About this RNA: Predicted 3D model of a 71-nucleotide RNA (transfer RNA) from a Candidatus Yanofskyibacteriota bacterium. It matches the Rfam family "tRNA". Its family is annotated with triplet codon-amino acid adaptor activity in the Gene Ontology.
RNA sequence: CGGGGUAUAGUGCAACGGUAGCACGAGUCCAUGGGGUGGAUUUAGUCCCGGUUCGAAUCCGGGUACCCCGA
Repeated sequence: CGGGGUAUAGUGCAACGGUAGCACGAGUCCAUGGGGUGGAUUUAGUCCCGGUUCGAAUCCGGGUACCCCGA
């Protein structure tokens, strides 16, 4: 320098263009004499800037970071 891949909640992962979910974690409450454990409930997110579309995490363009391949 060229090509490809990845970027979603505090962590690890899902999500045919149509409500962004799961597990763990954290907060509150209930059960227990207390703990463990179980249950209920809450918490918080689409890497950035544009474009297409009635509608974008998803498609397109340009960036940023990391990984892989080639030179």
NCBI's taxonomy places the organism under Bacteria, Bacteria candidate phyla, Candidatus Yanofskyibacteriota. The RNAcentral record of the sequence draws on ENA.